[in-house]
RNA sequence: CGGAUGAAGAUAGCCUUAGACACCCUAUUGAAUUAGGGGGCCGAAGAAGCAAUGCAGAAUAGUGGCAGUUAUUUUUGCGGAAACUGACAGGCAAAAGGAAGGUUAUCGGACGAGACUUUGGAGAGAGCACUUAAUUGUGACGCCUACGAGGAGAUAACCAACUGGCAAAAGGACAGAGA
Repeated sequence: CGGAUGAAGAUAGCCUUAGACACCCUAUUGAAUUAGGGGGCCGAAGAAGCAAUGCAGAAUAGUGGCAGUUAUUUUUGCGGAAACUGACAGGCAAAAGGAAGGUUAUCGGACGAGACUUUGGAGAGAGCACUUAAUUGUGACGCCUACGAGGAGAUAACCAACUGGCAAAAGGACAGAGA
């Protein structure tokens, strides 16, 4: 700040939504389809994996007669989310499907969001020339998109690329935890 003029959550319909071989071989067929085999790719149905908080155990240190308790450090396990990870399932012309988002209706019946702290979190020249104490500054090219802003009206991970960014750090949509 929103919420009984109905929160969270769930179901159904509709709108919208990216990526990657119309690959090669064989058989069938008038052709297509279909079946089998061979490599190569995508990441957004679904499923799986993991961080921190939390919980349990062992060791060490201090205290204590002991049991125990406390704190730090080391270590083992349980559990634990995402648009992250890999690639089981799925997919690679169109159609179909499709996360996230919007909208309508129904069920449900009290919370939800932001700020703050913390943990995880992708992509792309550590390029070239001149310059600086210094990835300092300037210029010309090449790329990325998950901050911000634009298309856009409801939203987006869609489109484009102004700002921003292209070793690490920082930032970072989104996601988990928190007196």
The RNA shown here (glycine-GGAnGA riboswitch aptamer) has 179 nucleotides and comes from uncultured Zhenpiania sp. The RNAcentral record of the sequence draws on MGnify. The source organism's lineage runs through Bacteria, Bacillota, Clostridia, Peptostreptococcales and Zhenpiania. Rfam family: glycine-GGAnGA riboswitch aptamer. Rfam links the family to the GO term glycine biosynthetic process. About the family: glycine-GGAnGA riboswitch is a variant of glycine riboswitch that have in common a U69A change. This riboswitch is associate with genes that encode either saccharopine dehydrogenase or amino acid transporters and other genes with not predicted function. Its mean pLDDT, the model's own confidence on a scale to 100, is 76.